A computed fold for a 92-nucleotide RNA from Paenibacillus silvestris, annotated as c-di-GMP-I riboswitch aptamer. The sequence was found by an Rfam model in a public genome assembly. NCBI's taxonomy places the organism under Bacteria, Bacillota, Caryophanales, Paenibacillaceae, Paenibacillus. The coordinates come from a structure-prediction model, not an experiment, and the mean pLDDT is 82.
RNA sequence: AAUUGAUAAAGGCAAAUCAUUGGAAACAAUGAGACGCAAAGCCAUGGCCUAACACAUACAUUUUUGUAUGAUAUGGUUGACAGGUUACCGAG
Numbered sequence: 001a002a003u004u005g006a007u008a009a010a011g012g013c014a015a016a017u018c019a020u021u022g023g024a025a026a027c028a029a030u031g032a033g034a035c036g037c038a039a040a041g042c043c044a045u046g047g048c049c050u051a052a053c054a055c056a057u058a059c060a061u062u063u064u065u066g067u068a069u070g071a072u073a074u075g076g077u078u079g080a081c082a083g084g085u086u087a088c089c090g091a092g
Stems, first nucleotide, its partner, number of pairs: 003091003012037002017032006035079001041085003045082002047077003055070006
């Protein structure tokens, strides 16, 4: 330096669920809690989720407003997965 996760040590993270808060939603934060994780460290590039505003169409109303549908990320997600990047301990 590359490969690798048998054993061991030091430590780390925290799913579901519950409470509170934020949000239109997806989801997030904090606390409790541990299903798991050797990158469950970091980065929204692919992918995925949501669709509030604005937009288009239709209908109603009657002149700018309401409802429905469509498409849209500028909103999210790295603990499904791919990609990028850095690192502790051990092993041969």